Predicted 3D model of a 78-nucleotide RNA (c-di-GMP-I riboswitch aptamer) from an Actinomycetota bacterium. Its mean pLDDT, the model's own confidence on a scale to 100, is 86. It was read from a public genome assembly, where an Rfam model found it. Lineage of the source: Bacteria > Bacillati > Actinomycetota.
[in-house]
RNA sequence: GCAAGACAAGGGCACUCCCGUCGCGAGGCGGGGCCGCAAAGCCACGGGACCCCCGGGGGGGUCAGCCGGGCUGCCAAC
Numbered sequence: 001g002c003a004a005g006a007c008a009a010g011g012g013c014a015c016u017c018c019c020g021u022c023g024c025g026a027g028g029c030g031g032g033g034c035c036g037c038a039a040a041g042c043c044a045c046g047g048g049a050c051c052c053c054c055g056g057g058g059g060g061g062u063c064a065g066c067c068g069g070g071c072u073g074c075c076a077a078c
Stems, first nucleotide, its partner, number of pairs: 005075001012037002017032006035065001041071003045068003048063007
């Protein structure tokens, strides 16, 4: 220097659930909490799931902790 990621160190995030709050909803945000996570940081680009509207077929949304892809990034044993 690298990264094939440990039972390492220091830190980080936080499912389900509960409370508050926003939203028609999927869900978001804050607090508690801790199942897990090496990108569980960011981006709806492809697929997917879900919600709402309208009569078809469309339209508008949500999820990045479903998969793929893009961008960025800490540490680093063997």